[in-house]
Predicted 3D model of a 106-nucleotide RNA (SAM riboswitch aptamer (S box leader)) from a Bacteroidota bacterium.
NCBI's taxonomy places the organism under Bacteria, Pseudomonadati, Bacteroidota.
C1' cells in the first nucleotide's frame, strides 16, 4: 500500500515539556489559552492475537491472566450513497459506500 475477515451504542486520564491547534476528507455541529496538536511519565479501560484452566456438539463455548496491539470528549460527534417511511423544508428506520483497530494474505 490494493486486498480478506470480524467489530465499532459500552468502557477507561493524570502529571510533565511545550505552546495552537483538533476532532480522517467535504459541509455542519463541537473541542481548545481553565491549555489543542506532537513527546515523555504514571495510571486506567477492553479482551482482536495470545496462554492457562474447563466442558464439548471438537473450524466450538465458558472462566481467569494480561505476552502482542488498540484505545482513555461527543454513537466512527452527526450528515455525504440508495432503499422504505414521513412529508413536499421534514422525521424515522435499514443498508451500503468510507473511516479506525485487530488477526491474515500478498
Nucleotide at each position: 500500500u490494493a486486498u480478506u475477515u470480524a467489530u465499532c451504542a459500552a468502557g477507561a486520564a493524570a502529571g510533565g515539556c511545550u505552546g495552537a491547534g483538533g476532532g480522517a476528507u467535504a459541509g455542519g455541529c463541537c473541542c481548545u489559552g481553565c491549555g489543542a496538536a506532537g513527546c515523555c511519565u504514571u495510571a486506567g479501560c477492553a479482551a482482536c492475537c495470545u496462554g492457562a484452566a474447563u466442558a464439548u456438539a471438537u473450524u466450538u463455548g465458558u472462566u481467569c491472566a494480561a505476552g502482542g496491539u488498540g484505545c482513555u470528549a461527543a454513537u466512527u460527534c452527526c450528515u455525504a450513497c440508495c432503499c422504505a417511511u414521513u412529508u413536499u423544508u421534514u422525521u424515522u428506520g435499514g443498508g451500503a459506500u468510507a473511516g479506525a483497530u485487530a488477526a491474515g494474505a500478498g
The sequence was found by an Rfam model in a public genome assembly.